[in-house]
Model confidence (mean pLDDT): 82 of 100. Predicted 3D model of a 72-nucleotide RNA (transfer RNA) from Ladona fulva.

């Protein structure tokens, strides 16, 4: 440098073009306890960047960027 796959919450990871983007771990609060842990209940937190298509894009297309793999 070419090609392929991928980038969604602090981390890991679902998501048929249309409902409020779903969960786990972690974090915060409450309950429980003498206290902590565990447990139970609740809460905050996300679509890599820029364009395009579309009535509507996390999803489709293009470019960029980053990561992994592969070829040279």
């Nucleotide at each position: 440098g070419g090609c392929a796959u991928g980038g969604u919450a602090a981390u890991u990871g679902a998501g048929u073009g249309g409902u409020u983007a779903g969960a786990a771990u972690a974090c915060c609060c409450a309950c429980c306890c003498c206290g902590a842990a565990a447990g139970u209940g609740g809460g905050a937190a996300a679509c890599c960047u820029g364009g395009g298509u579309u009535c509507g894009a996390g999803u489709c297309c293009c470019a960029g960027u980053c990561a992994u793999g592969u070829c040279g």
It matches the Rfam family "tRNA". From the family's description: Transfer RNA (tRNA) molecules are approximately 80 nucleotides in length. Its family is annotated with triplet codon-amino acid adaptor activity in the Gene Ontology.
Taxonomically the source falls in Ladona (Eukaryota, Protostomia, Mandibulata, Libellulidae).